Predicted 3D model of a 1482-nucleotide RNA (small-subunit ribosomal RNA) from an uncultured prokaryote.
Its mean pLDDT, the model's own confidence on a scale to 100, is 83.
RNAcentral holds the sequence, with entries from ENA.
RNA sequence: GGCGGCGUGCCUAACACAUGCAAGUCGAACGAGAACGGACUUAAGUUUACUUAAGUUGUCAGCUAAGUGGCGGACGGGUGAGUAACGCGUAGGAAUCUGCCCAGUAGUGGGGGACAACCAGGGGAAACCCUUGCUAAUACCGCAUACACUCUACGGAGCAAAGGAGGCUCUUCUUGAAAGCUCUCGCUAUUAGAUGAGCCUGCGUAAGAUUAGCUAGUUGGUGAGGUAAAGGCUCACCAAGGCGACGAUCUUUAGCUGGUCUGAGAGGGUGAUCAGCCACACUGGGACUGAGACACGGCCCAGACUCCUACGGGAGGCAGCAGUGGGGAAUAUUGGACAAUGGGCGCAAGCCUGAUCCAGCAAUACCGCGUGUGUGAAGAAGGCCUGAGGGUUGUAAAGCACUUUCAAUUGUGAAGAAAAGUUUAAGGUUAAUAGCCUUCGAAUCUUGACUUAACCUAUAGAAGAAGCACCGGCUAACUCCGUGCCAGCAGCCGCGGUAAUACGGAGGGUGCAAGCGUUAAUCGGAAUUACUGGGCGUAAAGCGCGCGUAGGCGGUUAGAUAAGUUGGGUGUGAAAUCCCUGGGCUCAACCUAGGAACUGCAUUCGAUACUGUCUAACUAGAGUAUGGUAGAGGGAAGUGGAAUUUCAGGUUAGCGGGUGAAAUGCGUAGAUAUCUGGAGGAACAUCAGUGGCGAAGGCGACUUCCUGGACCAAUACUGACGCUGAGGUGCGAAAGCGUGGGGAGCAAACAGGAUUAGAUACCCUGGUAGUCCACGCCGUAAACGAUGUCAACUAGCCGUUGGGCCUAUUAAAAGGUUUAGUGGCGCAGCUAACGCGAUAAGUUGACCGCCUGGGGAGUACGGUCGCAAGGUUAAAACUCAAAGGAAUUGACGGGGGCCCGCACAAGCGGUGGAGCAUGUGGUUUAAUUCGAUGCAACGCGAAGAACCUUACCAGGGUUUGACAUCCUGCGAAUCUCUUGGAAACGAGAGAGUGCCUUCGGGAACGCAGUGACAGGUGGUGCAUGGCUGUCGUCAGCUCGUGUCGUGAGAUGUUGGGUUAAGUCCCGCAACGAGCGCAACCCACGUCGUUAGUUGCCAGCAUUCAGUUGGGCACUCUAGCGAGACCGCCGGUGAUAAACCGGAGGAAGGUGUGGAUGACGUCAAGUCAUCAUGCCCCUUACAUCCUGGGCUACACACGUACUACAAUGCUACGGACAAAGGGUUGCCAAGCCGCGAGGUGGAGCUAAUCCCAGAAAACCGAUCGUAGUCCGGAUUGGAGUCUGCAACUCGACUCCAUGAAGUCGGAAUCGCUAGUAAUCGCGAAUCAGAAUGUCGCGGUGAAUACGCUCCCCGGGCCUUGUACACACCGCCCGUCACACCAUGGGAGUGGGUUGCAAAAGAAGUGGGUAGACUAACCUUCGGGAGGUCGAUCACCACUUUGUGAUUCAUGACUGGGGUGAAGUCGAAACAAGGUAGCCAAAA
Repeated sequence: GGCGGCGUGCCUAACACAUGCAAGUCGAACGAGAACGGACUUAAGUUUACUUAAGUUGUCAGCUAAGUGGCGGACGGGUGAGUAACGCGUAGGAAUCUGCCCAGUAGUGGGGGACAACCAGGGGAAACCCUUGCUAAUACCGCAUACACUCUACGGAGCAAAGGAGGCUCUUCUUGAAAGCUCUCGCUAUUAGAUGAGCCUGCGUAAGAUUAGCUAGUUGGUGAGGUAAAGGCUCACCAAGGCGACGAUCUUUAGCUGGUCUGAGAGGGUGAUCAGCCACACUGGGACUGAGACACGGCCCAGACUCCUACGGGAGGCAGCAGUGGGGAAUAUUGGACAAUGGGCGCAAGCCUGAUCCAGCAAUACCGCGUGUGUGAAGAAGGCCUGAGGGUUGUAAAGCACUUUCAAUUGUGAAGAAAAGUUUAAGGUUAAUAGCCUUCGAAUCUUGACUUAACCUAUAGAAGAAGCACCGGCUAACUCCGUGCCAGCAGCCGCGGUAAUACGGAGGGUGCAAGCGUUAAUCGGAAUUACUGGGCGUAAAGCGCGCGUAGGCGGUUAGAUAAGUUGGGUGUGAAAUCCCUGGGCUCAACCUAGGAACUGCAUUCGAUACUGUCUAACUAGAGUAUGGUAGAGGGAAGUGGAAUUUCAGGUUAGCGGGUGAAAUGCGUAGAUAUCUGGAGGAACAUCAGUGGCGAAGGCGACUUCCUGGACCAAUACUGACGCUGAGGUGCGAAAGCGUGGGGAGCAAACAGGAUUAGAUACCCUGGUAGUCCACGCCGUAAACGAUGUCAACUAGCCGUUGGGCCUAUUAAAAGGUUUAGUGGCGCAGCUAACGCGAUAAGUUGACCGCCUGGGGAGUACGGUCGCAAGGUUAAAACUCAAAGGAAUUGACGGGGGCCCGCACAAGCGGUGGAGCAUGUGGUUUAAUUCGAUGCAACGCGAAGAACCUUACCAGGGUUUGACAUCCUGCGAAUCUCUUGGAAACGAGAGAGUGCCUUCGGGAACGCAGUGACAGGUGGUGCAUGGCUGUCGUCAGCUCGUGUCGUGAGAUGUUGGGUUAAGUCCCGCAACGAGCGCAACCCACGUCGUUAGUUGCCAGCAUUCAGUUGGGCACUCUAGCGAGACCGCCGGUGAUAAACCGGAGGAAGGUGUGGAUGACGUCAAGUCAUCAUGCCCCUUACAUCCUGGGCUACACACGUACUACAAUGCUACGGACAAAGGGUUGCCAAGCCGCGAGGUGGAGCUAAUCCCAGAAAACCGAUCGUAGUCCGGAUUGGAGUCUGCAACUCGACUCCAUGAAGUCGGAAUCGCUAGUAAUCGCGAAUCAGAAUGUCGCGGUGAAUACGCUCCCCGGGCCUUGUACACACCGCCCGUCACACCAUGGGAGUGGGUUGCAAAAGAAGUGGGUAGACUAACCUUCGGGAGGUCGAUCACCACUUUGUGAUUCAUGACUGGGGUGAAGUCGAAACAAGGUAGCCAAAA
């Protein structure tokens, strides 16, 4: 959420079921007559023909409850529990049965005895049962007959039956019967068919080997029994077989198929509806009846459950249709009808039929239709967005003009119906015109659940009919608001931490549409199990290596065969489905006809190339024989020298050893060192070599013996004998184990010494197993070429080992060629790349082994091997979205190479110690405003906080506001005085009437009012612009085109030189170019020229004085020029670039200093300079004022200043600068004051005047190593100046006071020349307030060995990497905590099952001595036969014992996984700081 059509609808509890229905029918088999109906009798009533009541009647036309009997309840319908099986599928087979049906043959004669029903009696609550008696049949039983059939000794023997309905009278008695005839339905026997069923076989049909052996009726035979039938189906006896690696047995799971879903196919999944087969019917067992059952709506027994009960006993089985409960995510009505199709019974009518046909419910699947159509711009309103213009929703709506499908209402109205019945015609049968049968005969009369149907028609009106999901990428579709790692989303990647196209809402859009989306599932994509169609050097993956069984594969020639192969035919492959072509519903879905197909199996006839088999041959594969060759090949025995250690002897005092540095150690008990002699064990220097041998592990002194393999050459022989190789078997380093030896050196464990925070390590001194031998185990290694074995083919070049041949040679060597090994390059080809490349990882063939994301885990359990250690085989739960390979670019390294820098070194002076100044942290506070925080914050923003500044705090005020624009009203503005108050802010009084004008007013200013707005040093520098710092003035950073590479990328930019430099030269698959470097700019240094005032003065004059005249030569000033370029010479170098030295020059190799800062890095700094997005405040986070604070003070740090003194202090004298500033200013001379300063007023808008005395230096003097004549902090007193104001909180002066400090620990900073050091001067800010900052000059050093060892930083190349947030990286393990799954576990509780027993219901079979007994026989006694009983055998439930297996659970325990920031260390990745890794032990 509108309609219609057509399908489908308990996948779970084969769980339990109330109620109703689902299998009956036949009176034409039978007795009978309870009901209905009929007939008859009687009575009553009256409309005199009916109604009512009672009774009778089954020789009553009908009909029929119950019963006997027949047929059917074995079909139809349901379900899928069981079953891995001849269950199913397919193709075959022989030893069978088959009711009803079809066809044929022959019969259907004659008897008998019962039992139900019923009556009577009895028991029981009931269900039901017992006894006596009567009775019929198409019920039952003999007899007769026997075409056939069965048996047979071939003589023979045995075995049946049932009648019923209709019609007729030619026959006899004649009420009526009998008899007969006829037709029909049956019945009996049998043959044949059809149908159905049973049985057997080949092939196919799930998983597990952590199931490898199973089997005693088991396998076969003989005989018997049994069955419808073959058969160990059963039994007796005999034999010892049968099955199994081509997977037996066991366990788990499962109904099978046609089909169906998917897929290009091959495959994979599945087995709903429909159809075929099977199995089951509460669970287990059993038989009976029957044509058929071991029987869904039958029986018996056992069990569980439910119900009834009088407690004695009974009843039941929805996996039929509906329906109920339950379970579950989940699946419908206790409907209608037998009208059709079909089934059962019946002669038929007919009855029954939850089969079936229909309807109902469900958008559950599929299909179809509709929800309007056209026009309509003022592009309406509203919504949303906006760059404020507009855009979009959108022709969408409204409006106008039309249409009416569907739904609603009205009317009409098919098909599905064929039959049957009745009448009748013709034919057949017959004695018959009855009767019966036949005809796709004729006529007539009816039969519809669906159905208020389909279809058609009429009426009215756009009228009643649109939702869902999505919009970051995959993937079609974008904006705003809200939220702020919250809430939430999410299929994967991932989104969300204040501008979210990803969350939530909205507008808009996209996709589907009566649906849409989610979840679950299957296939596909996935070549990701690879048959089609994959791999194994390094990604997962070649067994450690041989030998060899089964198996697989196999050289050349010929013939045979025809199994594989291939062609044709035949049979089958059910129907439905799929496909094609038609047809029917208006189309479609759907239905339907025909065809094709069903890829298969079987059989038959051909073909014979290839494979197989057989036969006969061959020699190229393989092997044998003969002759040679090399070799650490293996085993055993023996021998040798060097060295280590040790023992004995000689000499004597400390020694030796070891390390980064040390110590432990040895020694007067004689060491070390040295000499001599002896002992013992192990290993074999040189030769020695990508040399040799071996299958691999591995093998190295020499000699002898035994022994395996390989290679070469030439012939001869065998004749495919071959290759591989699951299982199997052998060998197999080191370590380890057992027994016995041996033990020199080395050396796990262990001890000691060091190192260290620790050091159970690395280093050192010792030292035991072990290492060695013999015998026996173990069976693993990074057992590696990380590359299985065998065979064939496919360019070259260069080494080397063994052999053969040829050439030449005196010989050795050499050259050529061939063969077998062993190495290095390399073409094609292959490879993801790296790389491989005749020794393949190339191209092919044969066989084996192995792999399928990471972890869990090569672990657990189980098996097996082992003395043990352990090996081998080998999972799962759970968890992650990666793990991994190769290569690339970076970054990094306690990797390497080259190079640079006040980086080190060499020096000079400092800091760190003291006092003070200043900044910061911290603390404190009402506030101590804010920012800056390694280098690159900390005398930083701040070039200057008493108020102001000021942003902070306390208190007092204002609210369109202190400031901007607009509007209205009033007033000029403005100034003075008084008064309240801390001031802001008020109150009062007075003065004042300006400017322009078109005379209306206007401009500026002030006050009041209204609202737009102002305002914010409030937040976010991680939203930003701009500016700045830093690496770093380091030499780098890139691009275009080309080339190489699959690609990321590389090349250029690397290399050889050189430079300060990616500076330049040369070379080069590169050639060019850009931003950087350098140069161009400024200052200083030399000279020239121009110009001389306020500057200068050589000469001249003049004066106190460049003061003046005069001059512009010099200095200087400030314009313009020159000059320096490795230009010249010599050497080195490659003849280059360039470097070294020299000349000249004021200056020499960038002359010196500055300005100048590439691509980028640090989410570096700044929202408080400024600007700015967003957020926040708006009688306050705005604004005004007063006072306070930013100046606090146990402390810590940074940066300065002043010192500690004699290279000095103090006092005196007298010299020499540069660069600046000045009218709100600098301020002279003079006077006053000890001084700060005051007074004064000249000059100066400045090369003119002023600030303004430069200081150190120099000359002499004093002090004499002292806490001082050093040092000046601190404190007291008195003042000066600025300023409204100097208390918090200024600077300065004078007098007095006179701390610490005697050169500074660890550590650390600056500087390479006019530099460091030292000395003073000035300026900005500024009312005042520098030890800070920025400038200026004066005096003026030392050192640089260094092709750089080290520290720090940087550049280039290279190398390793598990890093890429890039080493401040990554990352491992224990422990602690939480959670999860799992193993062990004393055990415990279930399920299944083996074996051995017990038990034994019902039933069947056997035998039977007890009891009973209608048919037949009888000699009448009985017999035959039967029934019951009891008994034996088999056997279900059940019970016991003992095993196996599986599931659950279990104190405790083991490891594993996951988790945000926990603890301890630092194992790995770089040489990871002891290279790492593999196996083993402690």